[in-house]
Context: one part of a larger RNA
RNA sequence: GGACGAACGCUGGCGGCGCGCCUAACACAUGCAAGUCGAACGAAGAAAGCGAUAGUUUACUAGAGCUUUCUUAGUGGCGGACGGGUGAGUAACACGUGAAGAACCUGCCUUACAGAGGGGGACAACAGUUGGAAACGACUGCUAAUACCGCAUAACAUUUUUGAGAGGCAUCUCUUGAGAAUCAAAGGAGCAAUCCGCUGUAAGAUGGCUUCGCGUCCGAUUAGACAGUUGGCGGGGUAACGGCCCACCAAUCUACGAUCGGUAGCCGGACUGAGAGGUUGAUCGGCCACAUUGGGACUGAGACACGGCCCAGACUCCUACGGGAGGCAGCAGUGGGGAAUAUUGCACAAUGGAGGAAACUCUGAUGCAGCGACGCCGCGUGAGGGAAGAAGGUCUUCGGAUUGUAAACCUCUGUCUUCGGUGACGAAAAUGACGGUAGCCGAGGAGGAAGCCACGGCUAACUACGUGCCAGCAGCCGCGGUAAUACGUAGGUGGCAAGCGUUGUCC
Numbered sequence: 001g002g003a004c005g006a007a008c009g010c011u012g013g014c015g016g017c018g019c020g021c022c023u024a025a026c027a028c029a030u031g032c033a034a035g036u037c038g039a040a041c042g043a044a045g046a047a048a049g050c051g052a053u054a055g056u057u058u059a060c061u062a063g064a065g066c067u068u069u070c071u072u073a074g075u076g077g078c079g080g081a082c083g084g085g086u087g088a089g090u091a092a093c094a095c096g097u098g099a100a101g102a103a104c105c106u107g108c109c110u111u112a113c114a115g116a117g118g119g120g121g122a123c124a125a126c127a128g129u130u131g132g133a134a135a136c137g138a139c140u141g142c143u144a145a146u147a148c149c150g151c152a153u154a155a156c157a158u159u160u161u162u163g164a165g166a167g168g169c170a171u172c173u174c175u176u177g178a179g180a181a182u183c184a185a186a187g188g189a190g191c192a193a194u195c196c197g198c199u200g201u202a203a204g205a206u207g208g209c210u211u212c213g214c215g216u217c218c219g220a221u222u223a224g225a226c227a228g229u230u231g232g233c234g235g236g237g238u239a240a241c242g243g244c245c246c247a248c249c250a251a252u253c254u255a256c257g258a259u260c261g262g263u264a265g266c267c268g269g270a271c272u273g274a275g276a277g278g279u280u281g282a283u284c285g286g287c288c289a290c291a292u293u294g295g296g297a298c299u300g301a302g303a304c305a306c307g308g309c310c311c312a313g314a315c316u317c318c319u320a321c322g323g324g325a326g327g328c329a330g331c332a333g334u335g336g337g338g339a340a341u342a343u344u345g346c347a348c349a350a351u352g353g354a355g356g357a358a359a360c361u362c363u364g365a366u367g368c369a370g371c372g373a374c375g376c377c378g379c380g381u382g383a384g385g386g387a388a389g390a391a392g393g394u395c396u397u398c399g400g401a402u403u404g405u406a407a408a409c410c411u412c413u414g415u416c417u418u419c420g421g422u423g424a425c426g427a428a429a430a431u432g433a434c435g436g437u438a439g440c441c442g443a444g445g446a447g448g449a450a451g452c453c454a455c456g457g458c459u460a461a462c463u464a465c466g467u468g469c470c471a472g473c474a475g476c477c478g479c480g481g482u483a484a485u486a487c488g489u490a491g492g493u494g495g496c497a498a499g500c501g502u503u504g505u506c507c
Stems, first nucleotide, its partner, number of pairs: 001507004006503005013379006019372002021337001026335003030332003035078003040075002043072008053062003085290003095215007104208002109204007117151001119149002126141006157182011187196003217262003224253002229251004234246003265287004269280004292313005315326004343369001345368003351365001352363004382412004392403004416448001417444006426434001451496005456477003462491005472479002
């Protein structure tokens, strides 16, 4: 000198774009943050219309049943594995980069081929009985489905027997022929056409999983470490390879730093520097890990699952003392910690996501607004003229000098501002939170808008008074003990400017 997610002191006009718990991965009141589909299904309720029939009577009442629309607790489907948060753990194939999978999986989507025949038994809801303070159950009975289960059909699918050919990277892989065995399906809407679904297979795309080469902090005042530990044969398990697990047999790593201890999420990048390098990993993007602590599996294409389940621990709450409920490292917000970090805001209008045939619903993702000079950038706080060089202040050798064209005064301007009017783009037919915002037009009037630090040298900028090794200053050298340009105040000057200085950290 530059930089900062900064803080502190003094000061503070406006706008644009960004950024905003770095500390206690501390505890959390309250609200919201993941639902959706009635075009899968039975049922219940509401409304409207038609209306057999009956009572009274010529217009009302009751009303079986039918049609349409709407709403939904439950069964069922898809989604809650995305999106959002945090960086505790992790020195590791976690990450980066480059390869490999002849050892693998992939819902929704795309393409292609083939198919959907015929049956069955339940369980919710509901009704009844009943337990419990509650949370939540128990028993009996009824019922539907794209829920569940057999049967049929079936292959380029899977398993197996066997023949031929080709190739390679050891186990092998691919193509093709024959035989055997095994395994599918669901309907809904519509007058219909058709559309949306369903089943099997192949391929693609997307996403994931695994393995390997290289790279990736400090300590030897850590020198030996390991017992499923290292490898092999055989099995189990997995989507898949593998001590991943098991039985048996052998021996592995290490001064080219094993093991142990400390620290740490990694990267694209960021800061600095001429570069080499050093430091760093906020915001944005990619990957990983975690979700009160520890463990476990279930469901599912995908989780060992932040707003799912079970167990244990700590904590908080309810309780009729028998037993229950909870998890903000989602968005706001509260307490606490701290030098320190924001609103319990608006909207789904846009972009994107989930569900749905759609209308649409949901979306604290997101888009916006609020607060904060926290940062960067831009603008303003007036312009021209104006010497009696006014008054006042300060200094003075008392002559004057300086503040200083500075002010007053004159002539203007209208950026910002205030008031009035108009008023968007972002939206494509409709639909705009932002927002009566930005912008534009008109009017008013210099009016509402300057501070902070320094002035001994380094280092741009000097005098007076007060103080008297006191009070104090200070980054280094050093100032202060009676003439202090170094302390304090004043005038003046210098620097930067809506900021200026100080502190901290990095280069």

The prediction has a mean pLDDT of 85. The part of an RNA shown here (small-subunit ribosomal RNA, 5' domain) has 507 nucleotides and comes from an uncultured bacterium. It matches the Rfam family "Bacterial small subunit ribosomal RNA". Its family is annotated with structural constituent of ribosome and ribosome in the Gene Ontology.